[in-house]
Molecule: transfer RNA
Organism: Candidatus Methanofastidiosia archaeon
């Protein structure tokens, strides 16, 4: 340099055009318990950035940034 895959709460992930973006762990509060743990309930917390398409975009298209993989180069 070329090509491919990927980017969603603090962490790991689901969601491939339309309901309020879901689940698990973590965190906070409450219940329970003599206390702790466990269990139960509730809460907080997320679509990398910029454009485009569309009535509607996390999702499709383009660019950028970053991560990983392959190829090429390597004086």
């Nucleotide at each position: 340099g070329c090509g491919g895959u990927c980017a969603u709460a603090g962490u790991g992930u689901a969601g491939u055009g339309g309901u309020u973006a879901g689940c698990a762990c973590c965190u906070g509060a409450g219940c329970c318990u003599u206390c702790c743990a466990a269990g139960c309930u509730c809460a907080a917390g997320a679509c990398g950035c910029g454009g485009g398409u569309u009535c509607g975009a996390a999702u499709c298209c383009c660019g950028c940034u970053g991560a990983c993989c392959g190829c090429a180069c390597c004086a």